RNA sequence: CUUCGGGGUUGGGUGCGAUUCCCUACCGGCAGUUAAAGUCUGCGAGCCGUAAAGGCUGAACUCGUGAAAUUCGAGUACCGACGGUAUAGUCCGGAUGGAAGAAG
Numbered sequence: 001c002u003u004c005g006g007g008g009u010u011g012g013g014u015g016c017g018a019u020u021c022c023c024u025a026c027c028g029g030c031a032g033u034u035a036a037a038g039u040c041u042g043c044g045a046g047c048c049g050u051a052a053a054g055g056c057u058g059a060a061c062u063c064g065u066g067a068a069a070u071u072c073g074a075g076u077a078c079c080g081a082c083g084g085u086a087u088a089g090u091c092c093g094g095a096u097g098g099a100a101g102a103a104g
Stems, first nucleotide, its partner, number of pairs: 001104004011023003025090002027080002029043004038078002046056003060076005082093003
């Protein structure tokens, strides 16, 4: 320098109106870690700040196997920015954006 670089509302209920509420369903960025991670460690995204600096920032346990796993298997849980709209992790929007980073 070039290219790449985030997934997901199924089925039903209530209602004038909800993919937003209720039941159910579905999803999981990047690097690291003796072994593969949404929930470990760190980073990005997001938010505050005129801006730089700087700051804030979610969630997991138990058992089993093994030399080694909060990463695998089994089980039961939990979490998810901002603006819009009937209250949104999944719709629309900032974004044909930005970025941790990966490859060449």

Predicted 3D model of a 104-nucleotide RNA (FMN riboswitch aptamer (RFN element)) from a bovine gut metagenome. Its Rfam family is "FMN riboswitch aptamer (RFN element)". Rfam describes the family as follows. The RFN element is a highly conserved domain that is found frequently in the 5'-untranslated regions of prokaryotic mRNAs that encode for flavin mononucleotide (FMN) biosynthesis and transport proteins. Model confidence (mean pLDDT): 86 of 100. Of the family's consensus pairs, 100% are formed in the model.